C1' cells in the first nucleotide's frame, strides 16, 4: 500500500466482498508448565444458609463467674478444721440495658436520568463542615426523672401494658460572658449590583461533664479526701484543613413524519422557609417567558479520565482501574444527625415470599460466597486480619466478605518446554508414477549428548515495620529522683499466603502437539471416491463421469498450547468527502420569479481591540500514553523521573486582515436627460381567406374512403358548380437556429392602458450590493365548479375493416373537451436534462437592435464599440461524448440537491385540494449488481454500393402414378449400429442368400479365434471313417523332415509348427466424437483474414484494410499517418482447343508396288490422322475511343484461341462442442466361464402408413418392325473370350487369339431410310401374378439376376409447393468401369445428337464492402413486458380485540411535615406552706399538601385479527408481444 466482482473486451460511476487490528466474549477440535491480569454484557428476576458494623466497663447503675476477706446459719466430726447456704466488702474477668462515637465511610449496581447529571473553566460580597490542627477564653451552683432490675398482667409469636426502685459524660434550671448573635449608633479600609472586613459605645440574649493515672509541694492534716499534677473527654469563639450544598459560561445522542410550548408560567412588592441565593413556597400586582442558532414532545442513554481503531482528522466505546452522579423490592414520607430523606434505620401504601394458635406478625444479596431461573455465556457457600486502610477505644484490643491471599476457567497478555548433535543402504511402510523413478526424508532407526519444565528428596525466603512490654539516653509539663507526653536506640515478640518463590541433588529422552487451510483474492497439489447427488461457499463461484473448489488419503502452506468459526467496533471506505467528493448524459439544479431572516460584500482614512496573533501565568487529579532509567533470571507486570495532556481561564502586548464605530470617495448599484427595437402583458373594436351548415339556381348517378374494401352519403337529387346567408374557431404568404418575456409562453389589423430591455451623454445619490431557508406570486396541457358558446377537430362510445384474436393501428360517424367569463388545480422530457451573481482567459464567421468614425449625393461598402442570438474552433477541461467568452475553463459568494439497484415517489402521518390528486416521504424484505460513455462484432420488416442460376427470362423436371432405393414410424426374439435443416435420408454400403454381421434364438469353448514369455510332449502335415445341425469329439492310414554339438544303431540343444498345462495376459464393432489425434462436411473458390514498425486514443481499439475509380478478385491505379509484410486471389501443375520439331509400332496409308469379293491385308512409306516427348502461341502486346495523362473499360485488327479461352486439381483466419471411438489410432471408464470366442439357423429384405432420392411412363417430335451409319473413356489371366454349332431366348458346347494402340469385351444408341399403328387406357404404359426355363454359387424358401410364353394394374402430364441448368451447357441417346461367385434404375466416368433465354436488379434466398440504430454478445432461433395459476416471505388496510407508557379532570386519601385547636394528659422552670395555679409541652381533633387506589374521556406506542391490497422471491406452467432495429403504429 491494496485486491476480487457489472462487459465479448474497455474506461468511468457505483455498491457488495476480502486481506489488518481489537474484545469482559461465546462455540468447535485440541490441551504440558509458570507469571501477571480478567471473569452474569441476559432477569434492577426471585432468593435457602452463613458471614459483610460495630465498639467503648477509662461515661453509668445493675447482673453474672471466680478468688480473697468479714458477718450470720446449717451439716459432719479427729472442736478446730472441712463442706455448704446466705449477706456485705474487695479484686479480676464477662456483659443485657442507659449513655457516647460510628452505622451518611467502605462495598454493590447502572434501573432511572438528555439534566448544571457529567466534563471544563469561573463565581459565591449568598453558605455549612463531626472527628483533626492552631489561637483565645472558660468549665461555678443546683434540680427532677428514666431504662436496666423487681412485681403484676396480656399475647401462639413478634412484642406490649401497668406498679415500684436507681445511675450517669443522659436530661433540665440558674450563674459567669473572653466571645458570639440581634438591635441601635458614629468611624476607617475595601469592593461594587445588592455589599464585605476592621475595631468603638450602649442594650438584650446566650455555654459546658466529667473520666483515668500519679503524688503530697500548697490548705485542712499524717491518712486519705479536698487539692496539686498529667492525660482523655466536654463548652464558647476566631482561623486553618478536609468534605459538602448553591449559581453561571462553554461542550458532548437521534427524530421536524414532534412546530409551536408555558399559569407559579415570566417579572415585581411583601411575608415565610433554608446552612445558603432563588417562585423554593404564599398573597397581591403586571403580562410576560421560551422557540428553525430547533423550544415542546418522542426515542435512546449513567457522564468523564480513558479504551479500541486510524497517517491524521475522525469513528466506535465507557467492562476492569480512577473521579462524579443516581439507585437500594416498587412508590411516598419524614425522623435522628455535623452530614441522610439513609443498601444491611424508621413510618405508610403496593406487589411478592415466609410464620401463625387466623387474632396477628416477619422479610428485602444491585455487600462476599452460594441457589433457582433466564441465557451462547461468566468462578469457591475457601484462608487471614500477617500487611494496607477504616470504625470504636487511653490502650491492650475488638470488628472489618474493605483488603491481602489462595481456589476454578487457555478468557486475555507474556515467558518456557515437548529435546540437541550426528546419522544415506536415501531402510521399511505410505502416496504418486511416463514403471525409469519421485516423494515423505536426516525425517526415523542407530550412535553420542544435555537436563529447562514436570516427578521425587533436601534446604528455604523477602514481604515485619510498628503498636505494646521491659531496660537505656535526651527532652517538655511538674514540687517531684512520682507520673506522664515527645524523640532516639536496644531486647522480647507478630506471616493468611506457605514449606510457596528460590536454591541444591537424583534418575531417565524419559511424562508433554495440535488446529486451520491448499480454485482466484491468498502462502500451499496430486490420487481415489462421488456424479447438479452428497455437499462446499467471505465475494466471484464449484459439483451434471477425468472436480487442484465436495469427501478421504498422501504431500504441502500457515500459526502453535493453541487453532479455527461466529458476533461486535474501527480500518481499508475519498462509500457523508473539515482535512477530502459530487450534480449536461452515471444518483443529483428547485418549473420560474419576487423577497424576509441568514450568509457574503467596493476604494481611502481614524478610533477601539470582539475575532486573530504573541509573551507570561493558573488549571488541565491520579492512573493510562510517549521517552529515559530502574525492579522481578527475560517479558508481560511494576516503580521512579521527565514529556505530553492539541482545552479553558487570567494578565500584558501587536493592529495587517475580518468584524464594530465614525469620516470621506465613485468605479458596484440606482436615478435624471436624449434616443431606439420588439408576436412582452391587459382591454375594446375591425378584417379577409378557408371549413361546415342553411336557402336558391345549374346538373345526374354516383360520391366518399382505402393497401384493398366496407360502414357512411346519394334518385326525397348527393358529389361537382354558381349566387345569397348564418356561425364559430384559427390568423396562409411575410417567417428568419429572426424578435420579446423570469419561466410557462407570445404571431391578422387598429386604438387604449401597462411592464421590462438596449444605446448615447456622464448631470445626481453615495455601497443603497449579490444570493436567498421559510413566505408570497406566476405557472403548458389535461382535469374540476358555475354560466355561456360550439364551425372544425375530437378521448369515451357506435359501426366498418384488418386479424388466430384486434376492447388497437386504417376508415365512417361522434359526446365531453378544445373557445369565452369567473374560480379552482399546481403538475410536465416545466430540457440547454446545464441555479443565480461577479471577474478573468486566443480567434474566425453569420444574424438581430443601437451608437460612433471614415468616406459620401446617400450608413452603399469599410472600421470601432455596446447589448442579444447561432455556428466553428485554440488553450484548458471531461470517464468519454463533448463544452469551449452564451464554459461543462480559471476563481470567489449564496441557494437547491445526491450517496447501490429493486421495494417506491409506494405505505403511514401531516399540510393543501370540491374531486382527481399534489407536497413532504420511510421501512421490512430482496439482489451483486443496477448504471454512463465509448469499442469490436452480430442483427434490423435501417440506408447506400456490389456480386451469385438469387430473382427475372427460358428449357427440362420433382410434388400426382407404378416400381426401385434410403429414411421415419410401426412391428419383431432380432428387425445391429451410425448419419438428422441447408451441410441426414440411391448417405457410411464401390454391391446383407451363407460369409460379410456388429443383431436375435439355440448349441459349444475358457490362457482363449489372434500376440509375447515359461514347462512338458510330439515334427508339422496329408488322406480317410464314425456321431452330430455344425462347432466339436473319437478312430484309422500315411509321412517320419530342418540346423548345430557329441562319447554318433543313439543322445542332447536349438528353430518353425502342433497338442497338453500354469499364470502374466489376450480379446471387446462395449461407453464417452462433449476427453482426443487423424480424416471429412459446410459457409465458400466467398474475397477475405492478419502481422511488424510507426501514428492516434487513458483504454478496449483505431489507422493500414477507409476514400475516388476499377476488377472475377484486398485485382490494379490514384489519394491518404501511414510504410511494409504474411496467409488467401491470380500465376506456377494437369487436361482440352491450334501449330511446329523429334520419334514411328501394335497406330496411320497420300504417293509407289503387290493383293482381295471386300479389307493397311502385304512390301513399303514417315506425308496425314494418331500416340508419346519437347516446344511455340495470348501478353490488353497493337489500333481507335472513354477515363485523372492512371488503373481499367468499350470497339476493332490479326489469330486456332481475346481479355482468368473451356474444364480440373488447389479451399485463407476461422465458424458450426458440425460428423466419425463402427476405417484407423488413442486417454479414461466398463466386461473377463463373458459385453470375449466358435457354430447352425434366423434377422438386417418385416409393413395400416409418412417423407427424400431415382427409374419407367402417361405417348404420334411417339410405339413397333426391317434395313443401314458414326464414338469415346475403359476393362481383361481361378480373366476377356472371337469364330463355329445348339437353343425362340437367357444361355450352352467346343475353342482360336490376347497379360493386349496387336486379341477379346464391342452391338454403340439416339440418328438415317422404308413400312405399320391413327388418338384409343391404345400395337401407349409396363406394374402385378401364373407357368416354363437359364446362370452364379455347398446352398437362390425366407431373400439373387436373367430368359420365353401368358397376364396387362396405376397412369391421359400431375394441388399447395419446389429443383437443376447460361453452351458443347440443359435436354436426350447409348457405352465403359469400380465393387463383385452372382446381383444396379445407384455411383464414377465416356462420348453421340444438341437447344431456349438473360429486359434487368424492384422483389425472394445467400454473400461482400461502407454507414446507421441497438436494452443483442449462447449475439434476433437474441433480448424482454404485464395479467393469470402455484409455493414461500415481509409489509399496508381492516369490524375490532388486548397490553404498555406519559399526562389530564374528578373522587377517595395512608404515613408524615407544616398550620390551627388542644376542654384530655403533663417530673424539672415560676408563684404558692400546701392544695393548686401559671409558663411550656403532648395526646386527640380539624385543615393544606400528598403516594397508592378508583372513575372518565382523550393521547401515544406495541401485539393480535376473519378478510383484503399491492410488493418481493421461486430451471423448464398459461395468454398474448408492449419495449430494444424505423421493434414492424418512432
Nucleotide at each position: 500500500a491494496g485486491a476480487g466482482u457489472u462487459u465479448g473486451a474497455u474506461c468511468c460511476u457505483g455498491g457488495c466482498u476480502c486481506a489488518g487490528g481489537a474484545c469482559g466474549a461465546a462455540c468447535g477440535c485440541u490441551g504440558g508448565c509458570g507469571g501477571c491480569g480478567u471473569g452474569c454484557u441476559u432477569a434492577a428476576u426471585a432468593c435457602a444458609u452463613g458471614c459483610a458494623a460495630g465498639u467503648c466497663g477509662a461515661g453509668c447503675g445493675g447482673g453474672g463467674u471466680u478468688a480473697u476477706u468479714c458477718g450470720a446459719g446449717a451439716a459432719g466430726c479427729u472442736u478446730g478444721c472441712u463442706u455448704u447456704u446466705u449477706g456485705g466488702a474487695u479484686a479480676a474477668c464477662c456483659u443485657a440495658g442507659c449513655g457516647g462515637c460510628g452505622g451518611a465511610c467502605g462495598g454493590g449496581u447502572g434501573a432511572g436520568u438528555a439534566a448544571c447529571a457529567c466534563g471544563u473553566g469561573g463565581g459565591g460580597a449568598a453558605u455549612c463542615u463531626a472527628c483533626c490542627c492552631g489561637c483565645a477564653a472558660a468549665a461555678c451552683c443546683g434540680g427532677g426523672a428514666u431504662a436496666a432490675c423487681u412485681c403484676c398482667g396480656g399475647g401462639a409469636a413478634a412484642c406490649c401494658g401497668g406498679g415500684g426502685c436507681u445511675a450517669a459524660u443522659a436530661c433540665c434550671g440558674g450563674a459567669u460572658g473572653u466571645g458570639c448573635u440581634u438591635c441601635a449608633u458614629a468611624g476607617g479600609c475595601c469592593a461594587c449590583c445588592u455589599g464585605g472586613c476592621c475595631g468603638g459605645u450602649g442594650a438584650a440574649g446566650u455555654a459546658a461533664a466529667g473520666g483515668a493515672g500519679g503524688c503530697c509541694u500548697c490548705u485542712g492534716a499524717c491518712a486519705u479526701a479536698a487539692g496539686c499534677u498529667u492525660u482523655c473527654g466536654a463548652u464558647u469563639g476566631c482561623g486553618g484543613a478536609u468534605g459538602a450544598g448553591c449559581c453561571c459560561g462553554c461542550g458532548g445522542c437521534c427524530c421536524a413524519u414532534u412546530a409551536g410550548c408555558u399559569a407559579g408560567u415570566u417579572g415585581g412588592u411583601g411575608a415565610g422557609g433554608u446552612a445558603a441565593c432563588g417562585g423554593c413556597c404564599c398573597a397581591c400586582c403586571a403580562a410576560g417567558g421560551c422557540g428553525a442558532c430547533g423550544a415542546u414532545g418522542g426515542g435512546u442513554a449513567g457522564c468523564c479520565g480513558g479504551c479500541c481503531u486510524g497517517a491524521g482528522a475522525g469513528g466506535g466505546u465507557g467492562g476492569c482501574c480512577g473521579g462524579c452522579c443516581a439507585c437500594a423490592c416498587u412508590g411516598g414520607g419524614a425522623c435522628u444527625g455535623a452530614g441522610a430523606c439513609a443498601c444491611g434505620g424508621c413510618c405508610c401504601a403496593g406487589a411478592c415470599u415466609c410464620c401463625u394458635a387466623c387474632g396477628g406478625g416477619a422479610g428485602g444479596c444491585a455487600g462476599c460466597a452460594g441457589u433457582a431461573g433466564g441465557g451462547a455465556a461468566u468462578c469457591u457457600u475457601c484462608c487471614a486480619c500477617a500487611a494496607u486502610g477504616g470504625g470504636c477505644g487511653c490502650a491492650a484490643g475488638c470488628c472489618u466478605g474493605a483488603u491481602g491471599g489462595a481456589g476454578c476457567a487457555a478468557c486475555g497478555c507474556c515467558g518456557c518446554g515437548u529435546g540437541a548433535g550426528u546419522g544415506a543402504g536415501g531402510a521399511a511402510g505410505g502416496c504418486c508414477u511416463u514403471c525409469g523413478g519421485g516423494u515423505u526424508g536426516u525425517a526415523a532407526a542407530g550412535c553420542u549428548c544435555u537436563g529447562u519444565c514436570a516427578u521425587u528428596g533436601g534446604g528455604g525466603a523477602c514481604g515485619a515495620a510498628g503498636u505494646c512490654u521491659u531496660g537505656g539516653u535526651c527532652u517538655g509539663c511538674g514540687a517531684a529522683u512520682a507520673g506522664u507526653g515527645g524523640a532516639u536506640g536496644a531486647a522480647g515478640g507478630u506471616g493468611a499466603c506457605g514449606g510457596u518463590a528460590c536454591c541444591c541433588a537424583a534418575g531417565g529422552a524419559g511424562g508433554a502437539a495440535g488446529c486451520c487451510c491448499c480454485g482466484g483474492c491468498u502462502a500451499a497439489c496430486u490420487a481415489c471416491g462421488u456424479g447438479c447427488c452428497a455437499g462446499c461457499a467471505g465475494c466471484c463461484g464449484c459439483g451434471g463421469u477425468a472436480a487442484c473448489a465436495c469427501g478421504u488419503a498422501g504431500g504441502g502452506g500457515g500459526c502453535g498450547a493453541g487453532c479455527g468459526u461466529u458476533g461486535u467496533c474501527c480500518g481499508g471506505a475519498a462509500u457523508u468527502a473539515c482535512u477530502g467528493g459530487g450534480c449536461g448524459u452515471a444518483a443529483a439544479g428547485g418549473g420560474c420569479g419576487u423577497g424576509u431572516a441568514g450568509g457574503c460584500g467596493g476604494c481611502c482614512g481614524u478610533a477601539a481591540a470582539a475575532g486573530u496573533c504573541a509573551g507570561u501565568u493558573g488549571u488541565g487529579a491520579a492512573a493510562a500514553c510517549c521517552u529515559g532509567c530502574g525492579g522481578c533470571u527475560c517479558a508481560a507486570c511494576c516503580g521512579c523521573a521527565a514529556g505530553a495532556u492539541u482545552g479553558c481561564g487570567a494578565c500584558u502586548g501587536a493592529a495587517a486582515c475580518u468584524g464594530u464605530a465614525u469620516g470621506g470617495c465613485u468605479u458596484g448599484a440606482g436615478g435624471a436627460u436624449a434616443g431606439g427595437a420588439g408576436a412582452g402583458g391587459g382591454g375594446a373594436g375591425c378584417g379577409g381567406a378557408a371549413u361546415u351548415c342553411c336557402c336558391g339556381g345549374u346538373g345526374u348517378a354516383g360520391c366518399g374512403g382505402u393497401g384493398a374494401a366496407a360502414u357512411g352519403c346519394g334518385u326525397a337529387g348527393a358529389u361537382a358548380u354558381c349566387g345569397g346567408g348564418a356561425g364559430g374557431a384559427a390568423c396562409a404568404c411575410c417567417a428568419g437556429u429572426g424578435g420579446c418575456g423570469a419561466a410557462g409562453g407570445c404571431g391578422g389589423c387598429u386604438c387604449u392602458c401597462u411592464g421590462g430591455c438596449c444605446u448615447a451623454c456622464c448631470c445626481c445619490u453615495g455601497a443603497c450590493g449579490c444570493u436567498g431557508a421559510g413566505g408570497c406570486g406566476c405557472g403548458a396541457a389535461a382535469g374540476c365548479u358555475a354560466g355561456g358558446g360550439g364551425a372544425g377537430c375530437g378521448a369515451a362510445c357506435g359501426g366498418g375493416a384488418u386479424u388466430a384474436g384486434a376492447u388497437a393501428c386504417c376508415c365512417c360517424g361522434g359526446u365531453a373537451g378544445u373557445c369565452c367569463u369567473a374560480g379552482c388545480c399546481g403538475u410536465a422530457a416545466a430540457c440547454g436534462a446545464u441555479g443565480g451573481g461577479u471577474a478573468c482567459u486566443a480567434g474566425g464567421u453569420g444574424u438581430g437592435g443601437g451608437a460612433g468614425g471614415u468616406a459620401u449625393c446617400g450608413a452603399c461598402c469599410c472600421c470601432u464599440u455596446c447589448c442579444g442570438u447561432g455556428c466553428c474552433g485554440c488553450a484548458g477541461u471531461u470517464a468519454a461524448c463533448g463544452c469551449a467568452a452564451u464554459a461543462a475553463g480559471u476563481a470567489c459568494c449564496c441557494c437547491g440537491c445526491c450517496u447501490g439497484g429493486g421495494g417506491a415517489g409506494u405505505a403511514c402521518g401531516g399540510c393543501c385540494g370540491c374531486a382527481a390528486g399534489g407536497c413532504u416521504g420511510a421501512a421490512a424484505c430482496u439482489c451483486a449488481a443496477a448504471g454512463g460513455a465509448a469499442u469490436u462484432g452480430a442483427c434490423g420488416g435501417g440506408g447506400g454500393c456490389c456480386c451469385g442460376c438469387a430473382c427475372a427470362a427460358g428449357c427440362a423436371g420433382u410434388g400426382g402414378a407404378g416400381c426401385a432405393u434410403g429414411u421415419g414410424g410401426u412391428u419383431u426374439a432380432a428387425u445391429u449400429c451410425g448419419a438428422c435443416g441447408c451441410a441426414a435420408c440411391g448417405c457410411g454400403a464401390a454391391g446383407a442368400a451363407c460369409c460379410u454381421u456388429a443383431c436375435c434364438a439355440g448349441g459349444g469353448u475358457u490362457u482363449g479365434a489372434c500376440a509375447u514369455c515359461c514347462c512338458c510332449u510330439g515334427a508339422c502335415g496329408g488322406c480317410u471313417c464314425u456321431a452330430g445341425a455344425g462347432a466339436u469329439a473319437g478312430g484309422g492310414c500315411u509321412c517320419u523332415a530342418c540346423g548345430g554339438g557329441c562319447u554318433u544303431u543313439g543322445c542332447c540343444c536349438g528353430g518353425a509348427c502342433a497338442g497338453g498345462g500354469a499364470g502374466a495376459c489376450a480379446g471387446g464393432u462395449g461407453c464417452u466424437g462433449c476427453a482426443u489425434g487423424g480424416u471429412u462436411g459446410u459457409c465458400g473458390u466467398c474475397a477475405g483474414c492478419u502481422c511488424g514498425u510507426g501514428u492516434c486514443g487513458u483504454g478496449a481499439g483505431a489507422u493500414g484494410u477507409u476514400g475516388g475509380g476499377u476488377u472475377a478478385a484486398g485485382u490494379c491505379c490514384c489519394g491518404c499517418a501511414a510504410c511494409g509484410a504474411g496467409c488467401g486471389c491470380a500465376a506456377c501443375c494437369c487436361u482440352u482447343a491450334u501449330c511446329c520439331c523429334g520419334u514411328g509400332u501394335u497406330a496411320c496409308c497420300a504417293g509407289c508396288g503387290a493383293g482381295u469379293a471386300a479389307a493397311g491385308u502385304c512390301g513399303g512409306g514417315g506425308a496425314c490422322u494418331c500416340a508419346c516427348g519437347g516446344g511455340a502461341g495470348a501478353c490488353u502486346g497493337c489500333c481507335g475511343g472513354u477515363g485523372a495523362c492512371a488503373a481499367a473499360c468499350c470497339g476493332g485488327a490479326g489469330g486456332a484461341a481475346g481479355g482468368u479461352g473451356g474444364g480440373g486439381a488447389u479451399g485463407a483466419c476461422g465458424u458450426c462442442a458440425a460428423a466419425u471411438c463402427a476405417u484407423c489410432a488413442u486417454g479414461g471408464c466398463c466386461c473377463u466361464u463373458a459385453u470375449a470366442u466358435c457354430c447352425u439357423g434366423g434377422g438386417c429384405u418385416a409393413c395400416a402408413c409418412a417423407c427424400g432420392u431415382g427409374c419407367u411412363a402417361c405417348a404420334a417430335u411417339g410405339g413397333c418392325c426391317u434395313g443401314u451409319a458414326c464414338a469415346a473413356c475403359g476393362g481383361g489371366g481361378u480373366g476377356c473370350g472371337a469364330c463355329a454349332c445348339c437353343g425362340c431366348g437367357a444361355g450352352g458346347u467346343g475353342a482360336a487369339g490376347c497379360g493386349a494402340a496387336u486379341c477379346c469385351c464391342u452391338a454403340a444408341a439416339a440418328g438415317c431410310a422404308g413400312g405399320u399403328c391413327u388418338c384409343a387406357g391404345u400395337u401407349c404404359g409396363g406394374a402385378u401374378c401364373g407357368c416354363a426355363g437359364g446362370c452364379u454359387g455347398a446352398a437362390a424358401c425366407u431373400c439373387g439376376c436373367c430368359u420365353g410364353c401368358g397376364u396387362g394394374a396405376a397412369g391421359c402430364c400431375g394441388g399447395a409447393a419446389u429443383u437443376g441448368c447460361u453452351a458443347g451447357u440443359a435436354a436426350u441417346c447409348g457405352c465403359g468401369g469400380a465393387u463383385c461367385a452372382g446381383c444396379a434404375u445407384g455411383c464414377c466416368g465416356c462420348g453421340g445428337u444438341g437447344a431456349a433465354u438473360a429486359c434487368g436488379u424492384u422483389c425472394c434466398c445467400g454473400g461482400g464492402c461502407c454507414u446507421u440504430g441497438u436494452a443483442c454478445a449462447c449475439a434476433c432461433c437474441g433480448c424482454c413486458c404485464g395479467u393469470c395459476a402455484c409455493a414461500c416471505c415481509a409489509c399496508g388496510a381492516g369490524a375490532g380485540u388486548u397490553g404498555g407508557c406519559a399526562a389530564c379532570a374528578c373522587c377517595c386519601g395512608a404515613a408524615g411535615c407544616c398550620g390551627g385547636u388542644g376542654g384530655g394528659c403533663u417530673a424539672a422552670c415560676c408563684c404558692g406552706a400546701a392544695a393548686g395555679g401559671g409558663a411550656g409541652g403532648c395526646a386527640g381533633c380539624c385543615g393544606u399538601c400528598u403516594a397508592a387506589g378508583g372513575u372518565g374521556g382523550g393521547g401515544u406506542u406495541g401485539a393480535u385479527g376473519a378478510u383484503u391490497g399491492g410488493g418481493g422471491u421461486g430451471a423448464a406452467g398459461u395468454c398474448g408481444u408492449a419495449a430494444c432495429a424505423a421493434g414492424g403504429u418512432a
Small-subunit ribosomal RNA from an uncultured Clostridia bacterium, 1530 nucleotides, folded computationally.
Its Rfam family is "Bacterial small subunit ribosomal RNA". Its family is annotated with structural constituent of ribosome and ribosome in the Gene Ontology.